[in-house]
RNA sequence: AGAGUUUGAUCCUGGCUCAGAACGAACGCUGGCGGCGUGGAUUAGGCAUGCAAGUCGAACGAGAAAGUCCCCUUCGGGGGGCGAGUAAAGUGGCGAAUGGGUGAGUAACGGGUGGGUAAUUUACCCUCGAGUGGGGGAUAACACCUAGAAAUGGGUGCUAAUACCGCAUAAAAUCCUUCUGUGGCAUCGCAGAUGGAUCGAAGGUGGCCUCUGCUUGCAAGCUGCCGCUUGAGGAUGAGCCCGCCUGCUAUUAGCUUGUUGGUGGGGUAACGGCCUACCAAGGCUAUGAUGGCUAGCCGGCCUGAGAGGGUGACCGGCCACACUGGGAUUGAGAUACGGCCCAGACUCCUACGGGAGGCAGCAGUCUAGAGGCUUCCGCAAUGGGGGAAACCCUGACGGAGCGACGCCGCGUGUGCGAUGAAGGCCUUCGGGUUGUAAAGCACUGUCAGGUGGGAAGAUACGCUCGAUUGUUAAUAGCUGUCGGGCGUCGACGUUACCACCAGAGGAAACCCCGGCCAACUCCGUGCCAGCAGCCGCGGUAAUACGGGGGGGGUAAGCGUUGUUCGGAAUUAUUGGGCGUAAAGGGCGUGUAGGCGGCCGUGUAAGUCUGAUGUGAAAUACCUACGGCUCAACCGAGAAAUUGCAUCAGAUACUGCAUGGCUUGAGGACGGGAGAGGAGAGCGGAAUUCCUGGUGUAGCGGUGAAAUGUGUAGAUAUCAGGAGGAACACCCGUGGCGAAGGCGGCUCUCUGGCCCGACCCUGACGCUGAGGCGCGAAAGCGUGGGUAGCGAACAGGAUUAGAUACCCUGGUAGUCCACGCCGUAAACGAUGGGCACUAGGUGUAGGAGGUAUCGACCCCUUCUGUGCCGUAGCUAACGCAUUAAGUGCCCCGCCUGGGGAGUACGGUCGCAAGGCUGAAACUCAAAGGAAUUGACGGGGGCCCGCACAAGCGGUGGAGCAUGUGGUUUAAUUCGACGCAACGCGAAGAACCUUACCAGGGCUUGACAUGGCUCUGACGGCCUGGGAAACCAGGCUUCCCUUCGGGGCGGAGUCACAGGUGCUGCAUGGCUGUCGUCAGCUCGUGUCGUGAGAUGUUGGGUUAAGUCCCGCAACGAGCGCAACCCUUGUCCCUAGUUACCAGCGGGUUAUGCCGGGGACUCUAGGGAGACUGCCGGUGACAAACCGGAGGAAGGUGGGGAUGACGUCAAGUCCUCAUGGCCUUUAUGUCCUGGGCCACACACGUGCUACAAUGGCCGGUACAACGGGCUGCAAAACCGCGAGGUGGAGCUAAUCCCUUAAAACCGGUCUCAGUUGGGAUUGUAGGCUGAAACUCGCCUGCAUGAACGUGGAAUCGCUAGUAAUGGCGGAUCAGCAGGCCGCCGUGAAUACGUUCCCGGGCCUUGUACACACCGCCCGUCACAUGACCCGAGUUGGGUGCUCCCGAAGUCGCUGGCUCAACCCGCAAGGGGGAGAGGUGCCGAAGGAGUGCCCGGUAAGGGGGAUGAAGUCGUAACAAGGUA
Repeated sequence: AGAGUUUGAUCCUGGCUCAGAACGAACGCUGGCGGCGUGGAUUAGGCAUGCAAGUCGAACGAGAAAGUCCCCUUCGGGGGGCGAGUAAAGUGGCGAAUGGGUGAGUAACGGGUGGGUAAUUUACCCUCGAGUGGGGGAUAACACCUAGAAAUGGGUGCUAAUACCGCAUAAAAUCCUUCUGUGGCAUCGCAGAUGGAUCGAAGGUGGCCUCUGCUUGCAAGCUGCCGCUUGAGGAUGAGCCCGCCUGCUAUUAGCUUGUUGGUGGGGUAACGGCCUACCAAGGCUAUGAUGGCUAGCCGGCCUGAGAGGGUGACCGGCCACACUGGGAUUGAGAUACGGCCCAGACUCCUACGGGAGGCAGCAGUCUAGAGGCUUCCGCAAUGGGGGAAACCCUGACGGAGCGACGCCGCGUGUGCGAUGAAGGCCUUCGGGUUGUAAAGCACUGUCAGGUGGGAAGAUACGCUCGAUUGUUAAUAGCUGUCGGGCGUCGACGUUACCACCAGAGGAAACCCCGGCCAACUCCGUGCCAGCAGCCGCGGUAAUACGGGGGGGGUAAGCGUUGUUCGGAAUUAUUGGGCGUAAAGGGCGUGUAGGCGGCCGUGUAAGUCUGAUGUGAAAUACCUACGGCUCAACCGAGAAAUUGCAUCAGAUACUGCAUGGCUUGAGGACGGGAGAGGAGAGCGGAAUUCCUGGUGUAGCGGUGAAAUGUGUAGAUAUCAGGAGGAACACCCGUGGCGAAGGCGGCUCUCUGGCCCGACCCUGACGCUGAGGCGCGAAAGCGUGGGUAGCGAACAGGAUUAGAUACCCUGGUAGUCCACGCCGUAAACGAUGGGCACUAGGUGUAGGAGGUAUCGACCCCUUCUGUGCCGUAGCUAACGCAUUAAGUGCCCCGCCUGGGGAGUACGGUCGCAAGGCUGAAACUCAAAGGAAUUGACGGGGGCCCGCACAAGCGGUGGAGCAUGUGGUUUAAUUCGACGCAACGCGAAGAACCUUACCAGGGCUUGACAUGGCUCUGACGGCCUGGGAAACCAGGCUUCCCUUCGGGGCGGAGUCACAGGUGCUGCAUGGCUGUCGUCAGCUCGUGUCGUGAGAUGUUGGGUUAAGUCCCGCAACGAGCGCAACCCUUGUCCCUAGUUACCAGCGGGUUAUGCCGGGGACUCUAGGGAGACUGCCGGUGACAAACCGGAGGAAGGUGGGGAUGACGUCAAGUCCUCAUGGCCUUUAUGUCCUGGGCCACACACGUGCUACAAUGGCCGGUACAACGGGCUGCAAAACCGCGAGGUGGAGCUAAUCCCUUAAAACCGGUCUCAGUUGGGAUUGUAGGCUGAAACUCGCCUGCAUGAACGUGGAAUCGCUAGUAAUGGCGGAUCAGCAGGCCGCCGUGAAUACGUUCCCGGGCCUUGUACACACCGCCCGUCACAUGACCCGAGUUGGGUGCUCCCGAAGUCGCUGGCUCAACCCGCAAGGGGGAGAGGUGCCGAAGGAGUGCCCGGUAAGGGGGAUGAAGUCGUAACAAGGUA
């Protein structure tokens, strides 16, 4: 620091996801040791049991027992001492308000921070001052009586105090009066003076005799300590007040009556509506009041580069709470966790009358939960309470225990060790890997285990000695300090640590290995089982599932889940955006607010500088720091704490105040243009209707029609009239307006704008949340109006349907007036203002200049409106002085897609509906721009037997053949649009043969090798058998160095074999687009990039063929040419071919001699290149015409098939991975099948006849083939054929008579003398064998068929058509296939249309690429949501009723010790009980509001491999 994921690819936008760190965690697997931390986050749910706050006898009275010792005794017991002034209880004091727990409540002066208190208090503690005199009356304990189950009381009697109460004293203090000084902050503070009033106490315990008394010693006394009272000050703690900060929500907009203020009074430690009476009517709020939801706050902690974001466990500070609610009491302090009272809920006890209780203290228990510990030890340390102290108490605390919950440390060994062991796994079978790993050898000894030793935490405390300080009369005593000695105290603890013993012995797992992301193979599985954080894996070769091997990572842990921050600049202050990706408000006006021109002066609020205080400690950071062996951890120091406050200073900028200025803005003046707005009036053209005339059969409408209209006279045409609406031409990317919008002419009223000149004001400005106004069309209300047009509706068409598109009609509406609505793709998809930043060229309005007689033209300038374009910007497209550039100011808006502009709520509206505006759930994308393709019922250009023009066919018949289907034991398999179907198959009777039935064989029909045995194999014969085969008999090897070898057989082991599967694992070969003209590369250039350019363009060509141009220049594979063949000529060569001339011969024939002329053969060469001429063209390429030529523009034909496409075809040609099979899926044999047959299709043959059939006669080929062959002559047969065998290994011989044609004859339009199917019969040939199932011949038979519906095929010249011939295969079998020659046409205007293709361009939501994509209803399933008659729960407001405890007020006839009067009785004063009033919790009643649960039914929305109906959108998507 980034990465994955939208696409065929690209750039951008944008979301989702991952890698990091962290945690009070939990879960899974695993688990050796130690240190330090940490551990009920849910139920502030309920709690058994124990403990968590007591202490003081030096405040006080009283005071046991057990036990033990002594005495007495009637032996029952009694008394005394010790125990012991102890225990327990009580009075009193202090403490119990700390410590400890929890986070329910609280959005608040609760917290944080900084201040204030001139508005306060503070027990214990410290310092300083003064005092502590003299009296009184009770009461608990206790005793007795008594109530009660208990808890708990009641009565009578006794008693003490540092308990309680008067009195005295009063400096100081408080209050009041008067006065002075001083200070301040408004009320006032401080200091001082004067007079008056008021207020206090308690003792306890040591020591000593200096003074006095008795006089051992003690008392008074003195003195010490601890207390007490009263002041002042300090310290500490607390209270109150203020500034600033402190979550979400406006779908909460208004809230408030003690409310805001004042006065009097009350209350408090203290200010204050804190409370009360009266008076006033205020107070808060868009800078968010009030309400709702959520939440303890902070130091900090986690994360982050930081800014931030999240969080508030442990530790520390503050707050709040203590079963729930209310209340006071005591006290320095509480409205009191382990106190009290009342109410409520719950639990427990009960004798039913009443009582008791509060773990959110430490342990522990139950419940709920994924989930969090011991009912431990100790007060040894630290700290706290009490005490003079000893000491007691202390679940604070110190420790231990449990939990890998976290952090840190250590170990599970170390070295050597190759035969690279065995085993595992993989393998190309060679090997590789596990792997120095193990074994083995040599060592070490941490931890754990055993034995022994052994710190520190303890300078505490007490006693004592010495020295010393203070007090004092004192060298007592007491207090403080220092030193020495003695004594004692350790929970942890079998501590840490050390030594020794033994021995590698006891100690490794978890996750991952497709990419992100480090790490790969085998097997299994077969869209199954499963995985998955995202993308995505799995449908038979899975590095993604499961297992094995191997590897990577971490390590006593490793993974998973959850949560937070990060990455995320994905809420953007740092640090984002808004033309098209989400996003500019429809437009204006203007309030608050924000921002604001030039020059001064003042101020110092912001701002800046310095200083001071504070910012607790802990944490974090730093350190040659220190302590545990290290580390974690702990200690020390330093720095930091970015903040707040105060003081001093600075004054550039901002603010504030003030003075000026004119350039921003505005006004006045002079001109100007305009569909700017409102109202009134006027005009012509056209449509329609009405009236009349002329006129006759249609009109109208469409792709074509029909509905409609017309003989009752339409349409057409003429004249007249009525009425409504809209204003042609002018009209222009012209004008005006803020936008919506505005268009005939005239008048009236009226807004804005521009120019000129420079008179006035003097910043008056810009923007603008709310508010207010305007706001197309449609729509709504009331009333008019209605010509045309025209939703709805009706009819006619179209169609599979057509609730549409088209047609004929037609109502609302469109128009007017008034009032609503308030929305639009209200768009420049671009908010407003100001400034700055190259130009060019139009256009509209104005002004100026030059020139002119003048008008133009021309130049300059202001304002508006367009186009092009530089810099710059942008993802690109594009924008570009009219910015989307560069800056400033203000407003609005955005934050993935869907759900959804929906629901609910609010608000506006008559309604329709508008504005505001979510969530659950769901997806891994949705998008923008551009690129390459593909596609289009887009466009342009151009090809092709593509159409057209022709000729002949197919589709109809019969037959042949292939296929589908069906059948079958089997009808083997493959091929399936073109590009499967006379295809593989150039030839199925057996064989072939792969299929079926049956019969056999098992190292096999075939290959190689090893081992053992053996000598044959083969041939002949016999038997069985359908054969294969089985059984038997006879005969029978070679070489040799004598070891053996070759060859063969039998057995056995490796293995063979498979036309079994996968052509979607493959090679090779092939088809096809297509012989179409294309497909690419290097370098350069352009582009962020995909990519483009080149290859596009202008011409031209069969051609990316060539030329020209051009940021391209070149090149490759294709095209063409080179090759073969054919067409002409020449040369050479002539046998088997040829025969002109010469000779010979024959009835005749190249038959012979001979010839090399010709044909021909087969070698070589020539020839054709747009070379020449003319024209066109751009002076090019090229095209057109011509000449010459056998041939002319590639002469004809062939071979030749670019990059690629179709997962095209073939595992059954062959090869081959994997899988399957192994007495069978192999192999052999016999027979059958591949030949079936209701049908359907393809390809053919023969025909339907006279351009013909039949008969007779007569001509002319070429390509080929031939020894297991072709076969002549001759003879036989009607014929197929037979006999025969010459010749020929072939330009020699044979196949081999070519046929159509031509000549002559016949048939005469018919199912025929057309046609030949079918069948019968007789034969022939091949072959072991023609039954299933061959071909041919003769005779006989003589079917369909009379030119073939829709549709469809081939062909452009030696072609189609037509005629025959040959060949491969092959024993035989061709109508098929491959070739050959003969005869030999017609037509092409042309490129609109169909099909296919090429190039350019355009659109695209397609890229599996239109056989694409994709929408909505319906049906089914699932989960979430909304409404909903209701029902139910919670919260809260208001009103009323009842009213506990309790404070306060009033009363107080009853009760009462202290004081007063009084001899007493009694009275007074005062206090209290009781009563009562206000307030008042819970409760009750009523009525609203808010939030939730649930619900018949209703609604839409989402999701879900293969459901239904259509075709809406994407191409002009077929109606943009």

Predicted 3D model of a 1520-nucleotide RNA (small-subunit ribosomal RNA) from a metagenome. The RNAcentral record of the sequence draws on SILVA.